This is a predicted structure of a 115-nucleotide RNA (SAM riboswitch aptamer (S box leader)).

RNA sequence: CUCUUAUUCAGAGUGGUGGAGAUACAAAGGAUCUGUGAAGCCACGGCAACCCCAGCAGGGCUGGAAGGUGCCAACCUGAGCGAUAACCUGUUAAGGCAGGACCGAACAAUAAGGG
Numbered sequence: 001c002u003c004u005u006a007u008u009c010a011g012a013g014u015g016g017u018g019g020a021g022a023u024a025c026a027a028a029g030g031a032u033c034u035g036u037g038a039a040g041c042c043a044c045g046g047c048a049a050c051c052c053c054a055g056c057a058g059g060g061c062u063g064g065a066a067g068g069u070g071c072c073a074a075c076c077u078g079a080g081c082g083a084u085a086a087c088c089u090g091u092u093a094a095g096g097c098a099g100g101a102c103c104g105a106a107c108a109a110u111a112a113g114g115g
Stems, first nucleotide, its partner, number of pairs: 001115008013044005021033003028077003045072003050068002052064005081104002087100005
């Protein structure tokens, strides 16, 4: 770098350094955090429980936190793509068609495994 699988709920900050940005997720818009100090870096602390450890036991459950990662300021709308049984709107003589809503994928992050 790439592939596969799982999750994207919740939770958890102080100090030093630094000195203006930041809030992952088309464009764009709005909102928010931030000089009462952004990003980044360092130290210590904490959260969580993917790997891990123990027990029961059997592909799970319960408990734990030494170690490997991760995380600890602040989010919504949103085009396009796929699907569309049923629902809503418009249209058609009808079959249907178009749009909306809903759903999904994609994109992004983290973990584990593979190349």

The coordinates come from a structure-prediction model, not an experiment, and the mean pLDDT is 77. Its Rfam family is "SAM riboswitch aptamer (S box leader)". From the family's description: The SAM riboswitch is found upstream of a number of genes which code for proteins involved in methionine or cysteine biosynthesis in Gram-positive bacteria. It was read from a public genome assembly, where an Rfam model found it.